Predicted 3D model of a 340-nucleotide RNA (Bacterial RNase P class A) from a Candidatus Acetothermia bacterium.
It matches the Rfam family "Bacterial RNase P class A". Rfam links the family to the GO terms tRNA processing, dimeric ribonuclease P complex and ribonuclease P activity.
It was read from a public genome assembly, where an Rfam model found it.
[in-house]
RNA sequence: GAAGAGAGGUAGAGAGCCGCAGGGCUUUACGCCUUGAGGAAAGUCCGGGCUCCGCAGGGCAAGCCGCUCGGCGCAAGCCGAGAGAGAGCGAUCUCUGAGACAGGCCACAGAGACAAGACCGCCGAUGGCCCUUCGGGGAUCAGGCAAGGGUGAAAGGGCGAGGUAAGAGCUCACCGCCAAUCCGGGUGACUGGGUUGUGGCUGGUAAUCCUCCGGCUGGAGCAAGGCCAAGUAAGCAGGUGCUUGAGGGCUGCCCGCCCGAUGCCUGCGGGUAGGCCGCGUAGAAGGAUGGCUCUCGUCCCCUUGUGGGAACAGAACCCGGCUUAUUCCUCUCUUCCUGC
Repeated sequence: GAAGAGAGGUAGAGAGCCGCAGGGCUUUACGCCUUGAGGAAAGUCCGGGCUCCGCAGGGCAAGCCGCUCGGCGCAAGCCGAGAGAGAGCGAUCUCUGAGACAGGCCACAGAGACAAGACCGCCGAUGGCCCUUCGGGGAUCAGGCAAGGGUGAAAGGGCGAGGUAAGAGCUCACCGCCAAUCCGGGUGACUGGGUUGUGGCUGGUAAUCCUCCGGCUGGAGCAAGGCCAAGUAAGCAGGUGCUUGAGGGCUGCCCGCCCGAUGCCUGCGGGUAGGCCGCGUAGAAGGAUGGCUCUCGUCCCCUUGUGGGAACAGAACCCGGCUUAUUCCUCUCUUCCUGC
């Protein structure tokens, strides 16, 4: 110097002028004072507060969390140290309950993507066919083969020997895996080693599906919800029901429970459709938080000077997280190049 990895900070400062919104004061006016977006205010993914609802009972469904130990936290989540698997030369990063029995998925290519598959290939011992000098030979019809080639991200343990017509854990040695079991290390996730197996070895995916296990969760949400004011009237028509029950209450569903007859539903008719609270040391009207000029500072660009430019983006009940977007800077570390 280049390319990266990790941790952290920042989101310009000051002055003047003109505005906008909330609050306060007074001499009530063209007045004064004071306050006024973010690290993410965003996505609305997760949790909590707060509010209301059926907090008799039972069942089902649904949601969130999930390696280990320790710490913080109501929780979600975060921090530290570790374990295992994977990626990278490396700094470092990503993932994490268990399960491939059932269901789902496996693009393209390929014969075949499943208790798989004969496209090329090998064989054709056996039965049949042809030739024969009767010793045998030939092609491959039936058929056998997962060794070799090819496709693919992935084709069913690896490698060698035996075996065979050719082959194959078909058999055997070694290695690997799996299962059972024993001994040891660690608080634990996990890990080191041994023994056994009529060789038990028949794909992958659980990084968003599914099943199971453990823990937690009642539901809906500020359009929650409360108060004030006003209305939903009278009347008409049609339908339906009265204990063998219309309809309603109802917290996702079901059982169940409760209410229920001048009832209930539809249409006509004629009406309301405002205000306040919830709501905050920004704060609603779901609508303010801004603009211009000068100086300084940081960085970038070029046409190099009185030059141009400045990220993502804006509260709406509040709070804690996660994720995503994004400017500039600092520190530590890694790999490579160059110079001394």